Small-subunit ribosomal RNA from an uncultured archaeon, 1327 nucleotides, folded computationally. Its Rfam family is "Archaeal small subunit ribosomal RNA". Rfam links the family to the GO terms ribosome and structural constituent of ribosome. The coordinates come from a structure-prediction model, not an experiment, and the mean pLDDT is 81.
């Protein structure tokens, strides 16, 4: 400052921004010395008024804030370099004389504005002399201030210059004109205003020094009157202020010189305070005046309500030529986000004149307008009543600040106020927020449903929104409340106070040094720095304490009071400094014997290698994961001796040693640095640190050598989807030399030099000392001391990793640097460079984090260890083809209802739907607890006969009867819903998990997220155990426990058992059999209680250990099998369709209820099965052995029929009794002879029987006929480790039938592993 909703009052202040232009009107006059005129009765008096001439003011006030970075300001000093009207003292004065000119009159130019020529006149106008005075020079007076005379003073001399207005009023006295008077003239005196000289105050202006206050170095060099002398001019006055001439000098890293910004300061916002940011208003100073220059008047201007000149605007105009200047008051216009009335007054209070009365003043005093700032008040109280005890609202009473009205007072006039009266709750409450930050709904009620929209930020919204749009209700402020923009401060977020630089942004690559800053021990002196006391000043407003005046306050006054800053006096001398004087601990020379890949030039030698030539030798070499491309028959790789190039320097070699750093490695000697020990040697603070300059990998460049390997570029080969690349063959520059650029590096301890302090271990390189030892050696060991150099740890420090006498610890001086990420180390400019660059080094813009360090947890085509038949290998059976069933997609379809969807969806939802189930699709038909409205004895609902109307039905229409109380036409409200929502959910499944993990308490580390326990070692099916450990216990998983199975033992004997024994009966080959009662319970079953197994013994191994490997004994042996249990959690996993349940939804239809269809639909694809392909089989016939269960409108013995399915009748069972029920696989005998078959059995056709209301869509059986596909299954994928796989077949769920499905049960009965982590995954330590 604008904007949105609002909006009753009064007080105090404040309001053009763009130095843009500007209409009208105002904003400076005043006085009567003097002359003239007009009017008044108006004559010369007087009084107004005009014109003019003089005096004074107009340099003030009053606006503004362009330029100004110093000619401003601020605060101190100075002027011995200065002026000062009007004022105030003081002293002395004002004589003689001249002259001009306006207005006025005549004439004239011109459109106007203005003027021009003659003529009169007057003064406080102007002028000449004089005398006061001054000025110069010279001398004399030791006279005076003073720090200093270059200042004044007195005398004498000599040039020079050179005042004044005796005016005017009043009073008084005297003369002349006139009749007095008044007035005029001339002239006295007193008064007062005025004039002039000299000194001095005051006020006020001038100059000058010094210090302080802005950004920029990407502005380093700047000046030419520039710096200084001489001499002159100017000037109040100094002076290059100006001019001649001389000289070359003058400023500058303490920032000149340039750009940019900016009027400065009292002071204002802000902050505890240093700070910081500003600089309206009011006061101070300064500058301006449409842009610039210039000048006169005057005491004072370089003067804008003077002038002249240019320049740009604008305006008159007769085109000759004139005028103007609001940044004064008002008010305009243009721009702009942005700011008032063309008011009223000289009453106050100030200023100009003026003797004074006065007059003049848009200074000023008031008034008007804006919520723009600060202050102050109000919009009511009380009772009853309804309301829900509420929000509120109605009725009654009270006050009346404010409002309204009258009278007086107030005011220059108004107005407010104040004083009196009257009237009436009346005239008055809004704006933003209620998800956190942040007070107000810890989820109030509708609406919308990732849409509309909110939102500075974070983030709300995908149907239960405390966040969005309303409503209640709550919170905050209040005549104001939100929003938006521009700025500040808060920010310790630019750190003087008070911050950092190993990894967050930040140490220059290193090194020597010039200014700068800082500097060792003692003594003396001084007293600038410091410190103290005392005066002075720091205008006023401002502040701060008191008190008072407006009703409080705001404001306003008075009094005292004060921070910094300055100035002077005095004091102290601890530290700094300045001055001397001495020391030797810093620092440096000398001297001594020693360590070193330190450096620069030289010289030998050395193994590899490549090559070229000989000689021996054959066919492959090389390369690589694995291969070509290459090289080889013109002889290669490979071996032998000699040649020749260039580069390089193995082993010794080390946390090893030099060097500042970058760097230095064969040996030799030549030059030449630096450090360390040592030294009763010498110097005597000479020192540190540091713009500037040296040095300074590699790669790159110039110029010339030189080229063996190596090897960017670049050929080629592989290798890939591609491979401009990892991998192999080649191969140019370049690596080497000399000479001369670059000047960069993760130039790194990512740690800047230099000095002081502050604990300990344990290596190692140098030097000195002592001591032992000797094979005497340049030996060897050991201790101390200085020096480097490494490792660990205390204190301490850090955000943490870490650092820790070699600091990142405690301090102290110097430098350098850094202020969020990104743009960017880019652009520009500037310096270097041959080039490449390289060094200084921004901003627009953009963005909410970038960043460090640790932690948890996942994840890796990172590592280690151990685990598993939903992993492998070894095995053995299967799936994937083929026919069926069976579920899923897909298609159709009126409907083919709905869910599951890698493993964890697909024979799964107990789901084997013929109705029913049902949820789908066609058609019908019923049904409203309870309320309210309406209808109803003029008969609601219900029943019924014919008719209608239907597929059909009193369900519903017409007609009529019966019969008596409700009634669904409306409007709410329910029942019921297999209608959505499994991403609101309970519950319960499924998976990880056939794993072995998940926490937990107290201690303990760690600022903290956490960590440790839970980690190493062995060990196990187990975080199973042991044994170490800052851990030590403990939970919940594992185990243990609980069910069945395999042994024994005890109790128990119907319904089970039949040896034994007692009897009846039948049959006999006379041995004996079988069949039934009874004793009986022994077996053997059944079912209860009990024992049995714990590494319990042994041997080895293991740490004496926990284990393990073996063995005995045992019915069983290291978890004897086998199951239920199955941890903290994760999957928004599966289910609203089992139920239950929030919210939605439908409500006479999505609720109930019948019929009929559908859920079986088929070109196709997928999953799970089943039945085979067949001879280890088929077929047909005789034989033989189970377990688990089941059974009431059930299982059904036996008997008839019937070929069979079955179909009549029926004993017996609530079942250890009867039935179901004759298991099959096997076993014997016989036949089939490898074939689409006597294998296979789908499809199809005849006839028949269950079951149900009903087998067309759509069910199972039985005979008989028909006889598909199929010859062993591609890629690919499952499932299994022993009573297992594999094959057999029963039995039960379902169920009125109907099993190739699920859940079970028995029969027979293998293979191969005793490992391992390659696949696929779990777990655990690391990273």
């Nucleotide at each position: 400052a604008c904007u949105g909703c609002u909006a009753u009052c009064g007080g105090g202040g404040u309001g053009g921004g763009u130095a843009g232009c500007c209409a009208u009107g105002c904003g400076a006059g005043u006085c009567u010395g003097c002359g003239u005129c007009a009017c008044g009765g108006g004559c010369a008096a007087c009084g107004u008024g005009a014109c003019g001439c003089g005096g004074c003011g107009c340099a003030c006030g009053g606006c503004u804030c362009a330029g100004u970075a110093a000619a401003a300001c601020a605060u101190g000093c100075u002027c011995a370099a200065a002026c000062u009207g009007c004022c105030c003292u003081a002293c002395a004065g004002a004589c003689c004389g001249g002259g001009a000119u306006a207005a006025c009159c005549u004439c004239u130019g011109g459109a106007a504005a203005c003027g021009g020529a003659g003529g009169a006149u007057a003064a406080u106008c102007c002028c000449g002399g004089a005398u006061a005075g001054g000025u110069a020079a010279g001398a004399a007076c030791u006279c005076u201030u003073g720090g200093a005379a270059u200042a004044g003073g007195u005398u004498c001399u000599u040039a020079c210059c050179g005042a004044a207005a005796g005016g005017g009023u009043g009073c008084g006295g005297c003369g002349c004109u006139g009749a007095u008077g008044c007035c005029g003239c001339a002239u006295c005196g007193c008064a007062c205003c005025g004039c002039u000289g000299u000194a001095g105050g005051a006020u006020g202006u001038g100059a000058g020094c010094a210090u302080g206050g802005c950004c920029u170095a990407u502005c380093a060099g700047g000046u030419u009157g520039a710096u200084g002398g001489u001499g002159a001019g100017g000037u109040a006055a100094c002076g290059g202020c100006u001019c001649a001439c001389c000289a070359u000098g003058c400023c500058u890293a303490a920032g000149a010189c340039g750009g940019g910004u900016a009027c400065g300061g009292g002071c204002c916002g802000u902050g505890a305070u240093a700070g910081c940011g500003g600089g309206a208003g009011c006061c101070c100073g300064g500058a301006g005046a449409u842009g610039g220059g210039u000048u006169c008047u005057g005491a004072g201007a370089c003067a804008a309500g003077a002038a002249c000149c240019c320049a740009g605007g604008c305006c008159c105009u007769a085109c000759g030529g004139g005028g103007c200047g609001c940044a004064g008051c008002a008010g305009g216009c243009g721009c702009g986000a942005a700011a008032c009335u063309u008011c009223u007054g000289c009453a106050a209070u100030g200023c100009g004149c003026g003797a004074a009365a006065g007059c003049g003043c848009g200074a000023c005093a008031g008034a008007g307008u804006c919520a723009c700032c600060c202050c102050g008040a109000g919009u009511g109280c009380c009772a009853u009543c309804c309301g829900c005890u509420g929000a509120g609202g109605a009725u009654g009473g009270c006050u009346u600040u404010u409002g309204c009205c009258c009278u007086g007072u107030g005011u220059a006039a108004a107005a407010a106020g104040c004083a009196g009266g009257g009237c009436g709750a009346a005239u008055a409450a809004g704006c933003g927020g209620g998800g956190g930050g942040c007070a107000a709904g810890u989820u109030c009620u509708g609406g919308u449903g990732u849409c509309a929209g909110c939102c500075g930020c974070c983030g709300c919204g995908g149907u239960a929104a405390u966040a969005c749009c309303a409503g209640c209700c709550c919170c905050g402020c209040g005549a104001g409340u939100g929003g938006u923009c521009a700025g500040g401060a808060c920010g310790a977020u630019u750190a003087u106070u008070a911050a950092g630089c190993c990894u967050a942004a930040a140490g220059c690559g290193u090194c020597c040094g010039u200014a700068g800053c800082c500097g060792g021990c003692c003594u003396u002196g001084u007293a600038a720095g410091u410190u103290c006391u005392c005066c002075c000043u720091u205008a006023a407003a401002u502040g701060g304490u008191a008190u008072g005046g407006c009703u409080c306050a705001a404001c306003c006054a008075u009094a005292c009071c004060g921070u910094u800053g300055g100035g002077g006096a005095g004091a102290a001398u601890a530290c700094u400094g300045c001055a001397a004087g001495g020391c030797u601990a810093g620092g440096g020379g000398g001297c001594g014997g020693g360590a070193g890949a330190g450096g620069c030039g030289g010289g030998u030698g050395g193994u590899a290698c490549u090559u070229g030539a000989g000689g021996g030798g054959u066919a492959g070499g090389g390369g690589c994961g694995a291969a070509a491309u290459c090289c080889u028959a013109u002889a290669a790789u490979c071996c032998c001796g000699g040649g020749a190039g260039g580069a390089c320097g193995a082993c010794c070699a080390g946390u090893g040693g030099c060097a500042a750093a970058g760097g230095c490695g064969c040996c030799u000697g030549g030059c030449u640095a630096g450090g360390a020990c040592g030294c009763g040697u010498c110097c005597g603070a000479c020192g540190g640190u540091g713009a500037g300059g040296g040095c300074g990998a590699a790669a790159g460049c110039u110029g010339g050598g030189g080229g063996a390997g190596c090897g960017a570029a670049c050929c080629g080969g592989a290798u890939u989807a591609g491979a401009u690349a990892c991998c192999c063959g080649g191969g140019u520059a370049g690596u080497c030399c000399c000479a001369g650029c670059c000047g960069u590096a993760a130039a790194c301890g990512a740690u800047g030099c230099g000095g002081a302090c502050u604990g300990g271990g344990u290596g190692u390189u140098g030097g000195c000392a002592c001591g032992g030892c000797u094979u005497c050696g340049g030996g060897c060991c050991g201790u101390g001391c200085c020096a480097g150099u490494g490792c660990c740890u205390c204190a301490g420090g850090g955000a943490a990793g870490c650092c820790g006498u070699u600091a990142a610890g405690u301090c102290c001086g110097c430098c350098g640097c850094u202020u969020g990420g990104g743009g960017a180390g880019u652009a520009c400019g500037g310096u270097c460079g041959c080039a490449a660059g390289a060094c200084u080094g921004a901003a627009a813009c953009u963005u909410a984090a970038a960043g460090g360090a640790a932690u948890u947890g996942g994840c890796g085509g990172g590592g280690g260890a151990g685990c598993a038949c939903c992993a492998c290998a070894a095995g053995g059976g299967g799936u994937g083809a083929a026919g069926c069933c069976u579920g899923c997609g897909g298609c159709u379809c009126a409907a083919u209802u709905g869910g599951a969807g890698u493993c964890a969806a697909c024979g799964c939802c107990u789901g084997g739907a013929a109705u029913c189930u049902c949820a789908c699709c066609g058609g019908g038909g019923g049904a409203g607890a309870c309320c309210g409205c309406a209808g109803g004895a003029u008969g609601a609902c219900g029943g019924c006969c014919a008719g209608g109307c239907u597929a059909a039905c009193g369900a519903c229409c017409u007609u009529g009867c019966c019969a008596g109380a409700c009634u669904c036409g409306c409007g709410g409200a329910g029942a019921g819903g297999a209608g959505g929502u499994g991403c609101a959910u309970g519950g319960c499944c499924g998976u990880c998990g056939c794993c072995a993990g998940c926490u937990c308490g107290u201690g303990u580390u760690g600022u903290g997220a956490a960590a440790u326990g839970u980690c190493c070692g062995g060990u196990u099916a187990a975080g199973u155990c042991c044994g170490g450990c800052a851990a030590c216990g403990a939970g919940c998983g594992a185990g243990a426990c609980c069910c069945c199975c395999a042994c024994u033992u005890c109790u128990a004997g119907u319904u089970g058992g039949u040896a034994g024994c007692c009897g009846u009966c039948c049959c006999u080959c006379c041995g004996g059999g079988g069949a039934u009662g009874g004793c009986c319970c022994a077996c053997a079953c059944u079912a209860g209680a009990a024992g049995g197994a714990c590494u319990g013994c042994c041997g080895g191994u293991g740490u004496u250990a926990a284990a393990c490997c073996g063995g005995a004994g045992g019915a069983a042996g290291g978890a004897g099998g086998g199951g239920g249990c199955c941890a903290c959690g994760g999957c928004a996993g599966g289910u609203c369709a089992g139920c239950a349940u929030g919210c939605c939804c439908c409500g006479a239809a999505a609720c109930c209820u019948c019929c009929g269809g559908g859920c079986c639909g088929c070109a196709c694809g997928c999953g799970g099965g089943u039945u085979a392909c067949a001879a280890u089989g088929g077929c047909a016939g005789g034989g033989a052995c189970a377990g688990c269960g089941g059974g009431a409108u059930c299982c059904g013995a036996c008997c008839c029929c019937g070929a069979a399915a079955g179909g009549g009748g029926a004993a017996g069972g609530c079942a250890a009794u009867c039935c179901c029920a004759c298991a099959a696989a096997c076993c014997c005998u016989g036949c089939c002879u490898c074939a689409g078959u006597u294998g296979g059995g789908a499809u199809c056709g005849a006839g028949g029987g269950c079951u149900g209301a009903a087998a067309c869509u759509c069910g199972c059986c039985c005979u008989c006929g028909u006889g598909a596909a199929c010859g062993a299954g591609g890629a690919a994928u499952c499932c299994c480790u022993a009573g297992u796989a594999a094959c057999c077949g029963c039995g039960g769920g379902u169920c009125a039938a109907c099993a190739a499905c699920c859940c079970g049960c028995g029969g027979u009965g293998a293979a191969u592993a005793c490992g391992u982590c390659c696949c696929u995954g779990c777990u655990c330590c690391u990273u």